[in-house]
Molecule: c-di-GMP-I-GGC riboswitch aptamer
Organism: Mesobacillus campisalis
This record gives sequence, structure tokens and C1' cells, in this order.
RNA sequence: CACGAUAAUGGCAAACUCAUUCGAAAGAUGAGGACGCAAAGCCACGGGCCUUCAUUCACAUGAAUAUGGCAGCCGGGUUGCCGAAA
Repeated sequence: CACGAUAAUGGCAAACUCAUUCGAAAGAUGAGGACGCAAAGCCACGGGCCUUCAUUCACAUGAAUAUGGCAGCCGGGUUGCCGAAA
């Protein structure tokens, strides 16, 4: 460098519940919770998905653009703990 144990030390926390002088929504944050995770740390750069307080087209349902979101959808970038086997 790479790899990833029925190892060690720690970490994170899905669904769900409750709360918020957060949000239009998706969603976020906090508390509880634990399905999982070796980057489930961080960054919306590419793809994807979600949203609609907007715009345009179609006017029926939708489509495009734009807005915001998801890093626990997949890539990519970046930082990083431990060390058995191959």
C1' cells in the first nucleotide's frame, strides 16, 4: 500500500416513539431506541432518489428548469483508530 478476526480500545445509530420560537415540504436537530456499520467521519463533484413557498411547457397525470434535502443508494475526493490470517 492493500486487506478486514467470533481480537482489543473506543465510536456511530435504521425503523419506531416523544419533543423543537427548526422547515412550506422533503427533511433537520435533541432525547429515548438498536436494524445495522471498518469510515454509517467529513465534502452534494458525477449518477440516483426525494421535495415544491417557484418558473415554463403540457393542461389530466405529467415533463423540464430551478430550490432545498438524502453522505445509512452507488461512485469520486479527503481525513482517520486497531492489527489476526491470507